RNA sequence: GGGCCCAUAGCUCAAUGGCAGAGCAGGGGACUCAUAAUCCCUCGGUUGAAGGUUCGAGUCCUUCUGGGCCCACCA
Numbered sequence: 001g002g003g004c005c006c007a008u009a010g011c012u013c014a015a016u017g018g019c020a021g022a023g024c025a026g027g028g029g030a031c032u033c034a035u036a037a038u039c040c041c042u043c044g045g046u047u048g049a050a051g052g053u054u055c056g057a058g059u060c061c062u063u064c065u066g067g068g069c070c071c072a073c074c075a
Base pairs, nucleotide, nucleotide: 001071002070003069004068005067006066007065010024011023012022013021018055026042027041028040029039030038048064049063050062051061052060
């Protein structure tokens, strides 16, 4: 330098262009002599950034940022 993949809640990950979700973690409660486990409730997000297309974008297009992989070049 060229190509590909990834970025969504504190963490791991879903979501067919049409209500942004689950598990774990956090908070409260039930149960227990108590703790753990289990169960119930709850808290949670400018979907990496900026534009574009669209009635409507996490999703499609462009650019940028960060991370990973492959190839090439240099040495």